Description: Model confidence (mean pLDDT): 81 of 100. A computed fold for a 76-nucleotide RNA from a Rickettsiales bacterium, annotated as transfer RNA. The sequence is in RNAcentral, with records from ENA. The source organism's lineage runs through Bacteria, Pseudomonadati, Pseudomonadota, Alphaproteobacteria and Rickettsiales. It matches the Rfam family "tRNA". The family's RNA type in Rfam is transfer RNA.
């Protein structure tokens, strides 16, 4: 250099037939309880890596770039 794969809430992820962006944990806030924890119920959180493109519509389908990971090739 050259192939593949991954990037979605603070964290671990699903969502991949193009059609409302989600779960679990964590966090706030009520209840419960002397307090805490535990348990229960309720709210908040998103440029789905950036950028362009297809299309009525793109996390999702193409192309360019970032990052990380693996695997070849080259140098030495």
């Nucleotide at each position: 250099g050259g192939g593949c794969g991954c990037g979605u809430a603070g964290c671990u992820c699903a969502g991949u037939c193009g059609g409302c962006a989600g779960a679990g944990c964590a966090a706030a806030u009520g209840a419960c309880u002397u307090u805490u924890a535990a348990u229960c119920a309720u709210u908040g959180g998103g440029u789905c890596a950036g950028g362009a493109g297809u299309u009525c519509g793109a996390a999702u389908c193409u192309c360019c770039u970032c990052g990380c990971g693996c695997c070849c090739a080259c140098c030495a």